[in-house]
Context: one part of a larger RNA
RNA sequence: UGCAUGUGGUGGAUGCCUUGGCGAUUACAGGCGAUGAAGGACGUGGUAGCCUGCGAAAAGUUUCGGGGAGCUGGCAAACGAGCUUUGAUCCGAAAAUGUCCGAAUGGGGAAACCCACCCGCGAGGGUACCCAUACCUGAAUACAUAGGGUAUGAGGAGCGAACCUGCCGAACUGAAACAUCUAAGUAGGCAGAGGAAAAGAAAUCAACCGAGAUUCCCGUAGUAGUGGCGAGCGAACUGGGAAGAGCCUGCAACAGAUAGCCAUUGAUUUAGCGGAAAGGCCUGGAAAGGUCUGCCAUAGAGGGUGAGAGCCCCGUACGCGAAAAGUGAGUGGUGAGACUGAGGUUGCGAUAAGUAGGGCGGGACACGUGAAAUCCUGUUUGAAGAUGGGGGGACCAUCCUCCAAGGCUAAAUACUCGUAAUCGACCGAUAGUGAACUAGUACCGUGAGGGAAAGGCGAAAAGAACCCCGGGAGGGGAGUGAAAUAGAUCCUGAAACCACAUGCAU
Numbered sequence: 001u002g003c004a005u006g007u008g009g010u011g012g013a014u015g016c017c018u019u020g021g022c023g024a025u026u027a028c029a030g031g032c033g034a035u036g037a038a039g040g041a042c043g044u045g046g047u048a049g050c051c052u053g054c055g056a057a058a059a060g061u062u063u064c065g066g067g068g069a070g071c072u073g074g075c076a077a078a079c080g081a082g083c084u085u086u087g088a089u090c091c092g093a094a095a096a097u098g099u100c101c102g103a104a105u106g107g108g109g110a111a112a113c114c115c116a117c118c119c120g121c122g123a124g125g126g127u128a129c130c131c132a133u134a135c136c137u138g139a140a141u142a143c144a145u146a147g148g149g150u151a152u153g154a155g156g157a158g159c160g161a162a163c164c165u166g167c168c169g170a171a172c173u174g175a176a177a178c179a180u181c182u183a184a185g186u187a188g189g190c191a192g193a194g195g196a197a198a199a200g201a202a203a204u205c206a207a208c209c210g211a212g213a214u215u216c217c218c219g220u221a222g223u224a225g226u227g228g229c230g231a232g233c234g235a236a237c238u239g240g241g242a243a244g245a246g247c248c249u250g251c252a253a254c255a256g257a258u259a260g261c262c263a264u265u266g267a268u269u270u271a272g273c274g275g276a277a278a279g280g281c282c283u284g285g286a287a288a289g290g291u292c293u294g295c296c297a298u299a300g301a302g303g304g305u306g307a308g309a310g311c312c313c314c315g316u317a318c319g320c321g322a323a324a325a326g327u328g329a330g331u332g333g334u335g336a337g338a339c340u341g342a343g344g345u346u347g348c349g350a351u352a353a354g355u356a357g358g359g360c361g362g363g364a365c366a367c368g369u370g371a372a373a374u375c376c377u378g379u380u381u382g383a384a385g386a387u388g389g390g391g392g393g394a395c396c397a398u399c400c401u402c403c404a405a406g407g408c409u410a411a412a413u414a415c416u417c418g419u420a421a422u423c424g425a426c427c428g429a430u431a432g433u434g435a436a437c438u439a440g441u442a443c444c445g446u447g448a449g450g451g452a453a454a455g456g457c458g459a460a461a462a463g464a465a466c467c468c469c470g471g472g473a474g475g476g477g478a479g480u481g482a483a484a485u486a487g488a489u490c491c492u493g494a495a496a497c498c499a500c501a502u503g504c505a506u
Stems, first nucleotide, its partner, number of pairs: 001505009015491001016456002020427002022424007029416002031159002039101003042055003046079001049075003061095006070083003106115003116127004129156002131153007163194001164192005174181001178228001204211002215242004225233002246408003250348005260334006267327004272320003278293005294311002296300001302314003357381008367393001388403005443450002463490001466477004
């Protein structure tokens, strides 16, 4: 020095575990905001910090319910001081308070700061812009109008995960290059709305038979087509389902049945309550295990308890429950066309013009100008008027069918920031969210932005009093514990690597 074996160290794989994630199902909810949101800054506790809660009335105040013995949130103990059967802590509902910033709105501003004016003794309140309504003023310019001002308004603004509609709108890529084409009306941007949105009651299809608004699914069908006829793109009719609903307009009259409001009934949401039935012995540190003999079950879902518990605890099946606030129904009253898209009946009336269509240029239709109908329109033209007009894929005739140029409309459909319950041949700490832990933290970057690592003693801290060595760190005894090679760098503890002991080889 190498090999082998053993004992240790180092290291943190593996096994087991789960506070956290991921995916789904059902129900609910689908908004919050000038009565100041979302999100923050700064404060706030007897006691420094972080998280949570709260706001100078500051881990809280008041009222009403629930509940019933302990409590003063968590990390996180200890100390101190208190509260509580005259019902605390805690849970629910309704109120009060709610600094400063933030749409931020008195003016300014480098957010959480600076500086004002008016009213009021003070406490405090008001002072942005736009819009609507009412009023006061008021030019050029006589009346007027524009403009200015005042008052009123829970009007608007800003935020929010996806879904929706409209407007604007790429490129990489594919075509094995690339230009028409594709990707794709996608990504992205902007505006707006709702719990859904959009669409919607035929100037529709069809084919000589007929159907009868829209939306969604299946299918027709990768068919007919379209296409440097390349790459690709890609319908419709008929059919089967989900759902189903139709309506309005101007004037007048009539009646009472709408919305809303009030009352009432029951349902439901936001706290909760009751809730069956087991003991002995054995092993063991511990019984829920084994064994013997029982019991309950509308409850043998699940979790916990010192190891596998129907009968120990929390629960579960089942039954019950609301002072307050909310939700959606039924009934009765009131109400009168305000509300809403829209009430009904009757009578009279109306029937959408720079429109349809044409030319030129584009776009949308599965359809790239094509034989190119249909729809939209930048530009330019331009009818008829129900004895009329549109469509039936150039166009014409016949025939059939419908009535544009005004408007509204539930359901079936799409989505999930969120609440509750439940589930998983989903993950189990290099996995699963980036994040099971002080996580969008530490850290990096001027900034936009990027972005970690890090779980496990034990049933219970019983977390090692005391003694010894040492300056300490650390260790040896003692003690706890079932176990301390479970000792806080703590379950298990692989390998690489290191040391020691022994044997062999050199």
Molecule: large-subunit ribosomal RNA, domain I
Organism: Ferrovum myxofaciens